[in-house]
RNA sequence: CCAGUCGGCCGGACGGCCGCUCGCACAAGUCUCGAAAGGGCGUGCGGGAGGAAAGUCCGGGCUCCACGCGGAUACGGCGGCGGGUAACGCCCGCCGAGAGCGAUCUCAGGGAUAGCGCCACAGAGAACAAACCGCCGAUGGCUCAGCAAUGAGCACAGGCAAGGCUGAAACGGUGGAGUAAGAGCCCACCGCGCCGACCGUAAGGAAGGCGGCACGGCAAGCCCCGCCGGGAGCAAGACCGAAUAGGGACGCACCGAGGCGCAAGCCUCAGCCCUCCGCGGGGCCGCGUCCGGGUAGGUCGCGCGAACUGCGCCGCGAGGCGCGGUCCAGAGGAAUGGUCGUCCCCUGGUCUACGAUCCAGGGCACAGAACCCGGCUUACAGGCCGACUGGCAUU
RNA sequence: GCCGCCAUAGCUCAGCUGGUAGAGCACCUGAUUUGUAAUCAGGGGGUCACAGGUUCGAGUCCUGUUGGCGGCACCA
Numbered sequence: 001c002c003a004g005u006c007g008g009c010c011g012g013a014c015g016g017c018c019g020c021u022c023g024c025a026c027a028a029g030u031c032u033c034g035a036a037a038g039g040g041c042g043u044g045c046g047g048g049a050g051g052a053a054a055g056u057c058c059g060g061g062c063u064c065c066a067c068g069c070g071g072a073u074a075c076g077g078c079g080g081c082g083g084g085u086a087a088c089g090c091c092c093g094c095c096g097a098g099a100g101c102g103a104u105c106u107c108a109g110g111g112a113u114a115g116c117g118c119c120a121c122a123g124a125g126a127a128c129a130a131a132c133c134g135c136c137g138a139u140g141g142c143u144c145a146g147c148a149a150u151g152a153g154c155a156c157a158g159g160c161a162a163g164g165c166u167g168a169a170a171c172g173g174u175g176g177a178g179u180a181a182g183a184g185c186c187c188a189c190c191g192c193g194c195c196g197a198c199c200g201u202a203a204g205g206a207a208g209g210c211g212g213c214a215c216g217g218c219a220a221g222c223c224c225c226g227c228c229g230g231g232a233g234c235a236a237g238a239c240c241g242a243a244u245a246g247g248g249a250c251g252c253a254c255c256g257a258g259g260c261g262c263a264a265g266c267c268u269c270a271g272c273c274c275u276c277c278g279c280g281g282g283g284c285c286g287c288g289u290c291c292g293g294g295u296a297g298g299u300c301g302c303g304c305g306a307a308c309u310g311c312g313c314c315g316c317g318a319g320g321c322g323c324g325g326u327c328c329a330g331a332g333g334a335a336u337g338g339u340c341g342u343c344c345c346c347u348g349g350u351c352u353a354c355g356a357u358c359c360a361g362g363g364c365a366c367a368g369a370a371c372c373c374g375g376c377u378u379a380c381a382g383g384c385c386g387a388c389u390g391g392c393a394u395u
Numbered sequence: 396g397c398c399g400c401c402a403u404a405g406c407u408c409a410g411c412u413g414g415u416a417g418a419g420c421a422c423c424u425g426a427u428u429u430g431u432a433a434u435c436a437g438g439g440g441g442u443c444a445c446a447g448g449u450u451c452g453a454g455u456c457c458u459g460u461u462g463g464c465g466g467c468a469c470c471a
Stems, first nucleotide, its partner, number of pairs: 001391010012343007020048007029041003033038001050366001054377002057375005062233004075229005080094005095109001096107004110224002115222002117218003132164002134160003139157002141154005172190005191213001192211004198205002237300004247291006256269005271284005307326008344363006396467007405420004414451001422438005444460005
C1' cells in the first nucleotide's frame, strides 16, 4: 500500500431572535370554556426524543382477576457444559461439529438401542436388504471327444456380490493375500463400535486395550427425557363525579271526554312515541323530594430508577462490591420547531497542478417518546477510533 | 397503545400426516345459431405476499419482514 475480520463510538458545534410544551416561583387578576370539579390567558427561571423511541419477539416490575397446600395430567415454551443476572429464549467463558490459507464465522447443539410413522419418482433392491446387467463353471446336470484317466463346450440347477446401473441415501474405505469367481473369508493401515489408566467442577478430551463390522436418515413428524410457566394487560386499575334518561322509596294530585256495567273492568275518541309519511297496527300516560349506580368530564397511576456517571478493588469475561457526584421529557389529537450569524464537514465550479483563495449548493439516512425497565430482531446517508489476519514492496 | 387472525390464478375458495398445485366463475379458440346468449369440446394463465433456515425435497414445518382485517376503550 492492497484485500479482509472483529469490537467500540458519533449521527454537526456554539450563540442571537421568534414560537411550542412541562415544572417551579411571582402575580392575584381575567375569560360569552364549564352546572361543578377543573381549564385557558401574564412575567421570570429551568428541563425538553432515539440508537434504534420501531417490530411487539422474549424476560421482569406494577395493577386487577382467580387461587387452602402439595402432586399429577393436559397445553405452551426451552434444550451441549459452567458462570452472570431480578429474570430470560439474553450475555460471558469453555466444549463439540462444520466453513475459511488465516484473523474469524455458523450451529433449534438432549434422545433414532422406548415406541409409532415417513423415505415420493427412479431403481433389481429403500430397512429382518436385494439380484436387472454382470462375474464363475469348483459341485451336480447335459452335449461332444476319449478304452480310461481326463479334456472341450452349454449355462439348466447353482455359486458370487467385485464391477455397472438408479437415487438425496445402497449394510465400511484403500492396498495385499486368497479364490472357479468372489467376499472382513484372512492380513496391514484408516474409519466405526465397546472398555478405558489419566486430565477437567462439567460438557468433554484421551495413552492404551478389545471387537472382524453388527448399528441408514428425518424428532423446525408424532413422541420420550429433563427444566420452566395461573390468566389478563396502563384502553391494567384507583378516586371525585354531572345534565338527561331509566330504576327504587316516600309524599301529593288527577282520576281527560263519551258509552256499557251495581262494581271490578271493557270499548271508542283525544294526547305522546315507534313503524319514513298517510291508512292500518302496536305501545305509553301527572308532579315533587330523597337514594344507590359510576356514564360524559376531571384527577391519580406518571417517572428516584434492577437509573446515569468518576475513581478504587475483585473477576479472563459477562459482571459484582465500596466511596463520591448528578437529577435527566412527561403530552393526552398528542410539545420538542423556524430563522440568522460564526466555525467545522461534504459536493460542484474557478485555478496548469498538490494546495490555497473565492463562488454556489447541502449537513441529507432510518426514524420519532405515550406505564416503566433488561434484552433480541429489523431499518439506517455519512463519518471516526482501536485490535487483528493474509498478500506485495522496502529495510 | 395493547391483543388476535389472514395472505394460493383476474375474483371466490380447496389443497389430509411434506413428494412436481386444483375447483367454480371469468378469459381465449372451435362447434351449434341467420346472429347473440345458453350449451358442448378444447386451451392459456401461478415469484403459493417477501427473505432466510430445517429436509434429499417446503404452498405445507420454523424464524424474520411486508401488507391487510378484526377486537379491547364501551356504557351506567
Model confidence (mean pLDDT): 76 of 100. Predicted 3D model of RNase P RNA and transfer RNA as a complex of 471 nucleotides. It holds a member of the Rfam family "Bacterial RNase P class A". It is annotated as a ribozyme.